[in-house]
Formats: sequence, C1' cells, structure tokens
RNA sequence: CAUCCAUCGAGACCGGCUGAGGGACAGGCCCACAGACGCCGGGGCAACCAGUGCGAAAGCACCAGGUGCCAAUUCCUGCGGCGUCAUGCCGGAAGAUGGUCG
Repeated sequence: CAUCCAUCGAGACCGGCUGAGGGACAGGCCCACAGACGCCGGGGCAACCAGUGCGAAAGCACCAGGUGCCAAUUCCUGCGGCGUCAUGCCGGAAGAUGGUCG
C1' cells in the first nucleotide's frame, strides 16, 4: 500500500515547549494570539487484538501486554431513494480505527 471483515449517536484533560493556522478533501459551520494545530511529559477513556477463566457453541466475565482515542455524531453536507410548507428519515460513497491476508 492493496483485499476482506467489524465498528464509528457512548466515553475520556492537565502541565511544559512552540507560534499560525487547524478541523482528511470541497462547500458550510466551527476552533484559534485570552495561544488553537502540533510535539513532549503525566493522567484518563475504551476494550479491536493478545492473555486468563467459564462454556458444546454462540457468547460472557476478568485483565490491560499491542494498538487506538481524549471539541463539536466521522462537526454537518457531498451520491441515491423516500418524505414535509419546512426542519427530516433510510441506505451508500469517502474517511478513521482495529483485525485479517498478500
């Protein structure tokens, strides 16, 4: 990096450094010099994989080693269908994370 599978309406912040953009892309709308984004340290959330126990299995429980995550539903929309005066609903695409396989 490609394939396939699962999940994405819950949850979880402090300090230091730096200094202008950031929220994947486009539009919107937000965040941001009262310091965002990022990096480092500590803390935390969750439980995909690993481990342990029970079980015929499905699965459940425990733990927290490998990841992941800690503004806003993946911030919303993007494509298709349905519906309303209007706000909308369902599915998909794209993206993210984990696992799998090459």